[in-house]
RNA sequence: UGGGGUGACUUGCCUAAUUGCCGUCCGGGAGGGCGGCGACCGGGGGACCCAAUACCUGGGGUGAAUCUCUGAGCGAGGGCGCACAGAGACGGGCGUACUGACCGGCCCGAACCCGACAGCUAACCUCGGAGGCAGACGGGACAGCCCGA
Numbered sequence: 001u002g003g004g005g006u007g008a009c010u011u012g013c014c015u016a017a018u019u020g021c022c023g024u025c026c027g028g029g030a031g032g033g034c035g036g037c038g039a040c041c042g043g044g045g046g047a048c049c050c051a052a053u054a055c056c057u058g059g060g061g062u063g064a065a066u067c068u069c070u071g072a073g074c075g076a077g078g079g080c081g082c083a084c085a086g087a088g089a090c091g092g093g094c095g096u097a098c099u100g101a102c103c104g105g106c107c108c109g110a111a112c113c114c115g116a117c118a119g120c121u122a123a124c125c126u127c128g129g130a131g132g133c134a135g136a137c138g139g140g141a142c143a144g145c146c147c148g149a
Stems, first nucleotide, its partner, number of pairs: 011134004018039009040129006050119001058117001059114004066089006073082003090109005098144003102139003
């Protein structure tokens, strides 16, 4: 001097997953844990009306995380299902005050839950506020708006 790893805090990213007060405990400190009461953010159930009403495959929820085709496999011969690879359509994320927008670039398209059962839905009832990451995006140049000088 460069690279890698670990711990705490700060600053940011995905996400609803933030925050105030009080009490108590841990810590040298910065700060943090637990409990209670609020604020705020998010989800589910649930009338009239409307929608729906047949058959098969049971059906449904959170979430961006779906659909179609092709290939070659597995389950057993069909149907069907599972997983892999590719292509297409479609959906989502990344811009260092914040929101929106232009041109490019780089990524993601999972996982879990309910348990025969749920369309929408006022009143009403009920649940969650976790987890995972770290230069996480370059350029030119706009609109709104915030802070400071």
c-di-AMP riboswitch aptamer (ydaO/yuaA leader) from a Chloroflexota bacterium, 149 nucleotides, folded computationally. Its mean pLDDT, the model's own confidence on a scale to 100, is 75. The sequence was found by an Rfam model in a public genome assembly.